[in-house]
Formats: sequence, structure tokens, C1' cells
RNA sequence: GGGGGAGUAGCUCAACGUUAGAGCGCGGACCUAUUCAGUCCGAGAUCGUGGUUCAAUUCCAUGCUCCCCCA
Repeated sequence: GGGGGAGUAGCUCAACGUUAGAGCGCGGACCUAUUCAGUCCGAGAUCGUGGUUCAAUUCCAUGCUCCCCCA
């Protein structure tokens, strides 16, 4: 320099273009003699900027970061 992949919650991952979810973790309540466990409730996220669209995590362009391959 060229090609490809990835970027969503604290972590690991989902999500036909039409309300962003799960597990673990975190906070509260219940339960228990206590802890663990269990039950219920809650907080918490789409890498940035544009574009297409009635509607974008999703499609397009570009930038940034990380990974792989080629030179």
C1' cells in the first nucleotide's frame, strides 16, 4: 500500500428496515437465625459524521479503533 472481518449495557453475545433484548454482573425488596441459593422489581448501551427512507443497530459513503490475510 491492497483485500477481508469486527465495533450494541460493566463483561460475553442477540436483534426480517417498523417498541434495542438475554445471560452474568450491579442496586432494591421478599425469603432465611445468618450467608449462599431462590423469587420479584429496577438502573444501564447501538464508535463518530453525513446520506437513502414514512421509519436505520440494520442499507450507502466517509473517518476512527481493533483483528486477520496479501504485498
Molecule: transfer RNA
Organism: Pseudomonadota bacterium